[in-house]
Context: one part of a larger RNA
RNA sequence: GGACGAACGCUGGCGGCGUGCCUAACACAUGCAAGUCGAACGAGAUCCAUCGUGGAGCAAUCCACGGGAAGAUCGAGUGGCGAACGGGUGAGAAACACGUGAGAAACCUGCCCCGGACUUUGGGAUAACACGCGGAAACGCGUGCUAAUACCGAAUGCCGUCGGCGGAUCGCAUGAUCCGCUGACGAAAGGGAUUCCGGUUCGGGAGGGUCUCGCGGCCUAUCAGCUAGUUGGCGGGGUAACGGCCCACCAAGGCAGCGACGGGUAGCUGGUCUGAGAGGAUGAUCAGCCACACUGGGACUGAGACACGGCCCAGACUCCUACGGGAGGCAGCAGUGGGGAAUCUUGCGCAAUGGGCGAAAGCCUGACGCAGCAACGCCGCGUGCGGGAAGAAGGCCUUCGGGCUGUAAACCGCUUUCAGCAGGGACGAAACUGACGGUACCUGUAGAAGAAGGAGCGGCCAACUAUGUGCCAGCAGCCGCGGUGACACAUAGGCUCCGAGCGUUGUCC
Repeated sequence: GGACGAACGCUGGCGGCGUGCCUAACACAUGCAAGUCGAACGAGAUCCAUCGUGGAGCAAUCCACGGGAAGAUCGAGUGGCGAACGGGUGAGAAACACGUGAGAAACCUGCCCCGGACUUUGGGAUAACACGCGGAAACGCGUGCUAAUACCGAAUGCCGUCGGCGGAUCGCAUGAUCCGCUGACGAAAGGGAUUCCGGUUCGGGAGGGUCUCGCGGCCUAUCAGCUAGUUGGCGGGGUAACGGCCCACCAAGGCAGCGACGGGUAGCUGGUCUGAGAGGAUGAUCAGCCACACUGGGACUGAGACACGGCCCAGACUCCUACGGGAGGCAGCAGUGGGGAAUCUUGCGCAAUGGGCGAAAGCCUGACGCAGCAACGCCGCGUGCGGGAAGAAGGCCUUCGGGCUGUAAACCGCUUUCAGCAGGGACGAAACUGACGGUACCUGUAGAAGAAGGAGCGGCCAACUAUGUGCCAGCAGCCGCGGUGACACAUAGGCUCCGAGCGUUGUCC
C1' cells in the first nucleotide's frame, strides 16, 4: 500500500447492486417450510331437476317432510407417485473425503426418450364402515360387511435368467460377444370414453449412482517402529457388484526414514485476497463434491435412504399425566433466550423461474421472486453556480505598521440534480394471470431552499503559531516529547489530507 462476512469511536443526505451468527453442531415458545391424484377403489356427508305426501292460496306459486338420476363439492380411509429432490450446517473426518486422469471383461438405475412383443383366466382377503370393549391420554382390541391399478394362483413366452451340448469371432488376465439345439424358471391392470392415459417383458439411450487405481494438496521425530482379519491363499456366505466385506481352514506374511504407527489441526475444490511473477494466505456469499441432522446404535420400506421435518432401541434434556403411561427434536424460513466486540423481519407473493402430484383445471412449494432492517461493502450523485472589496464585522496573530481567515460572507444575478408536492405510469406475460407497485420512469411545480464531517500538522509524513501546563496533567506506530519561552501534552486560530464518510483495533498478503 492492498484486502475484509468485520467490530469499536465520532459523524451521517439520496440511489443502484451486493452482503449480513466468523462465537454455543447451545437450548428452543409460536406459525409456516411436502404434498398431490375422485380419470385406481369402496363407503359416507352436503348441494341439486323431475317426483310423492301434507299445508296456504281462485291461481301462478310458496312452505314443510320424504325420496333423489346425472352432476358438483367435502373430509377420512385403501391404493399410486412424490416425500432419497429442493433447503440448512461444517460437528466429524488426514480418508480414494476432495481435485485430476484412467479403469469396471465386477456393477445398479424409478420417472424420461427410441424400438420389439404382449396385456388371457381365476381366487381369497382387508381398511374405511357397523356393533361391542379397554384407556386420563397417546392409542388399541374383538366380531361382522365390502372395493380396487392393493394381494395371491393358473395360462401363454417374441424374450430374459440359469444349466447342458455344438459352433464361430475376439481380447489386457479372470474371459467377452454371437449363433443353433435342449431343460428348468419367469409377466401383466385397468381407467376414461373420440382420438387418450396406463400395465407387463425385452433390447438400446440419456441422465444419475456404486466400486477400483495412478498422481496431487496440513503441522509434528520432544511420535521409530506398527500390525492378528493383521498379509496372502483354498472354499463358502453376503452384495447390484469386485474385494479379508464377513466366516471356516491353511500359510506367515504386510507396512515403515521416499516417515509407517501415534499426536495435533482441518470439510475438499472451482475460486478469493495479495504479489511484476514465483509464491504466500485463505475456502463467507455463488457453483461442484463430501459429511452430518439432540447423542450413540440399528434396520425397515423403496429404483434410490441406513432417511433433517420416517421407524425401532439406548442415553441426556424438555413437556403432559388420572402415576398405569405418553409426547418432542429449528445445523429449513422468520422469531426467542443464551454466548459474544458483533450479524436482520415472527413481512408479501406463487406474477416470474424451478420442483412434486395430476389427462387437465389446478393444488402444494419460507426453493424462489420481492419487500423490510443495517454506511457492512462496492459504485454513482448531491449538499449549489456566476459576479462580488486592495478586502465589512467577528476571531486569531502582530515588530502595533499591519497580516491571516478571505471572494469567504453580506449583497446582485442564475439554476433546481437529489429529496418534497402534484399528474401520468410501465417492461417483466403469447394468452387468463403482476407479489414487487402507483415502484422504476416521464411531466409539471415551489424554493438556495432539506443535506458535512472525521483525522492529522516534531521526523518518518503533506500541514505552525499563540495561550495554558511545568517530568504534573498527558501523548506515543518507531525514534521519542513534557522538569517555565513545548511547532510533540491541552485549548484556540490557521493549515494539510480524505470526504458520507473519517479514524482506531484485529487478521492476511

This is a predicted structure of a 509-nucleotide part of an RNA (small-subunit ribosomal RNA, 5' domain) from an uncultured bacterium. Rfam family: Bacterial small subunit ribosomal RNA.